[in-house]
Notes
The RNA shown here (Bacterial RNase P class A) has 353 nucleotides and comes from a Micrococcales bacterium. RNAcentral holds the sequence, with entries from ENA. It matches the Rfam family "Bacterial RNase P class A". Rfam's curators write: Ribonuclease P (RNase P) is a ubiquitous endoribonuclease, found in archaea, bacteria and eukarya as well as chloroplasts and mitochondria. Gene Ontology terms of the family: dimeric ribonuclease P complex, tRNA processing and ribonuclease P activity. The gene name in the source record is rnpB.
RNA sequence: CGGGCCGGCCAGACGGCCGCGUCGGGCUCCGGCCCGCCGAGGAACGUCCGGGCUCCGCAGAGCAGGACGGUGGGUAACGCCCACCCGGAGCAAUCCGCGAGCAAGCGCAACAGAGAGCAGACCGCCGGCCUCAGGCCGGUAAGGGUGAAACGGUGGGGUAAGAGCCCACCAGGGGCCCAGGUGACUGGGCUCGCUGGGCAAGCCUCGUCCGGAGCAAGGCCAGACAGGGGACCAUGGGGCUGCUCGUCCCGUUCCCGGGUAGGCCGCUCGAGCCGUGCGGCGACGCACGGCCUAGAUGGAUGGCCGUCACGGAGCGAUCCGUACAGAACCCGGCGUAUCGGCCGGCCCGCUCA
Numbered sequence: 001c002g003g004g005c006c007g008g009c010c011a012g013a014c015g016g017c018c019g020c021g022u023c024g025g026g027c028u029c030c031g032g033c034c035c036g037c038c039g040a041g042g043a044a045c046g047u048c049c050g051g052g053c054u055c056c057g058c059a060g061a062g063c064a065g066g067a068c069g070g071u072g073g074g075u076a077a078c079g080c081c082c083a084c085c086c087g088g089a090g091c092a093a094u095c096c097g098c099g100a101g102c103a104a105g106c107g108c109a110a111c112a113g114a115g116a117g118c119a120g121a122c123c124g125c126c127g128g129c130c131u132c133a134g135g136c137c138g139g140u141a142a143g144g145g146u147g148a149a150a151c152g153g154u155g156g157g158g159u160a161a162g163a164g165c166c167c168a169c170c171a172g173g174g175g176c177c178c179a180g181g182u183g184a185c186u187g188g189g190c191u192c193g194c195u196g197g198g199c200a201a202g203c204c205u206c207g208u209c210c211g212g213a214g215c216a217a218g219g220c221c222a223g224a225c226a227g228g229g230g231a232c233c234a235u236g237g238g239g240c241u242g243c244u245c246g247u248c249c250c251g252u253u254c255c256c257g258g259g260u261a262g263g264c265c266g267c268u269c270g271a272g273c274c275g276u277g278c279g280g281c282g283a284c285g286c287a288c289g290g291c292c293u294a295g296a297u298g299g300a301u302g303g304c305c306g307u308c309a310c311g312g313a314g315c316g317a318u319c320c321g322u323a324c325a326g327a328a329c330c331c332g333g334c335g336u337a338u339c340g341g342c343c344g345g346c347c348c349g350c351u352c353a
Base pairs, nucleotide, nucleotide: 001349002348003347004346005345006344007343008342009341010340012308013307014306015305016304017303018302020039021038023036024035025034026033027032041324045335046334048333049332050331051330052329053214054213055212056211065210066209067208068207069206070084071083072082073081074080085099086097087096088095089094100205101204105203106202107199108198122144123143124140125139126138127137128136129135130134152170153169154168155167156166157165171195172194173192174191175190176189177188178187179186180185218265219264220263221262228256229255230254231253234252236250237249238248239247240246272291273290274289275288276287277286278285279284309322310321311320312319313318
């Protein structure tokens, strides 16, 4: 210099004018007005996971259903994150993996092909028989062909031709043992000829976790409606009546019917943010100091002008553009969208000293 990989950050800046919302203060003719502080995001988004909080349910356990799935950690928790292992891609930095079990059972495999499940004879090879070419029967998985996949690979022996049928080496698997590691796992030795696999994002099996609904949760106040009808069944209280029976009224739960659509709380100080130090490879944790940072409810956070910045068009004056998107109880993640720009680290190639 060229190409590539990874991580972090910004989200136009400043000034002026007008406007909006909460809160605090002041004034008021109670309608509002004035002053001051603060006022969207990295994703506030999708609402896909996990929690806090609230109400309901609940002895415990189980069934059904759902989610997750290498190992060790982090965390309030997770389906998230970190480190490592294994497998795959890449020269490399690095990236990807929905990564338990198919020696419990059931099931699936299009097309091609002779044959796709306790294999299989289309061509070929070998033997026998009939006949001139050729055909029939048997043996053979070594060679050819099909396929994503065809019952270990190479060589030798062996054989009519062949075959782990036998042998050597290699690959895989089972058993026993040694070493390292918390572990997944890795390295090695001996032995057994034991030798086809795939799909569990098919049913299923194993292990772990999960009660339900959600701030329109839930609570309070005011107002409105008919305290109208029914169910339940334990009875309790009262009246008639001192007692028993009977009857009437009231109270607790649920349903139907009827009414309401106002206000307040919940509501924002929190697993909070910033800085420094320490522990840890890291995710993260601990200590100290500092900070207060939206709370709307027809729902505020906007618009205009000037200068500058960046990008584009034009010879130029100048013009155009500056993304994606916007809180609604609050956090932790994931996923998706995003004009453009900045910073740091690493890898490969070429070149110079």
The source organism's lineage runs through Bacteria, Bacillati, Actinomycetota, Actinomycetes and Micrococcales.